Transfer RNA from a Bacteroidota bacterium, 84 nucleotides, folded computationally. Its Rfam family is "tRNA". The family's RNA type in Rfam is transfer RNA. The coordinates come from a structure-prediction model, not an experiment, and the mean pLDDT is 81. The organism belongs to Bacteroidota, within Bacteria.
[in-house]
RNA sequence: GCCCAGAUGGCGGAAUUGGUAGACGCGGCGGUCUCAAACACCGCUGGCCUCACGGCCUUGUGGGUUCGAGUCCCACUCUGGGCA
Numbered sequence: 001g002c003c004c005a006g007a008u009g010g011c012g013g014a015a016u017u018g019g020u021a022g023a024c025g026c027g028g029c030g031g032u033c034u035c036a037a038a039c040a041c042c043g044c045u046g047g048c049c050u051c052a053c054g055g056c057c058u059u060g061u062g063g064g065u066u067c068g069a070g071u072c073c074c075a076c077u078c079u080g081g082g083c084a
Base pairs, nucleotide, nucleotide: 001083002082003081004080005079006078007077010026011025012024019067027045028044029043030042031041032040046057047056048055049054060076061075062074063073064072
């Protein structure tokens, strides 16, 4: 230099043919239980703003296509692999 694969909440990891982004698990917080704890069970759990209602943003970064993009297209960054 060329080719291939990948990048999604704090972590792992889903998302069908483009149609509510984040299922499920771990972790975290609160609760039940206990003398107390562990285990187990129940609820909540992406970020920002707001007293609240609610609003806005978010799939590596920046653009594009589309009524609509994690998904399709272009460029770039990074990671892994292959070829030279």

The RNAcentral record of the sequence draws on ENA.